[in-house]
RNA sequence: CGGGGCAUAGCUCAGCCCGGUUAGAGUACACGUCUGGGGGGCGUGGGGUCGCUGGUUCGAAUCCAGUUGCCCCGA
Numbered sequence: 001c002g003g004g005g006c007a008u009a010g011c012u013c014a015g016c017c018c019g020g021u022u023a024g025a026g027u028a029c030a031c032g033u034c035u036g037g038g039g040g041g042c043g044u045g046g047g048g049u050c051g052c053u054g055g056u057u058c059g060a061a062u063c064c065a066g067u068u069g070c071c072c073c074g075a
Base pairs, nucleotide, nucleotide: 001074002073003072004071005070006069007068010027011026012025013024020058029045030044031043032042033041034040051067052066053065054064055063
């Protein structure tokens, strides 16, 4: 320098290909409850501007362009 992959909740990930319900799951955290008790079971809740910027569109996590970080391949 060229090509490719990844980036979504504190953490681990799904959803992206094929745009459309309020962006989800597990775990962690807070509260309640069950229990003689609990580090166990059950329930409820808070937490995200989907790496960043711009574009296309009625509508973008999803499509397009640029860009940042990490990883891989090639030169």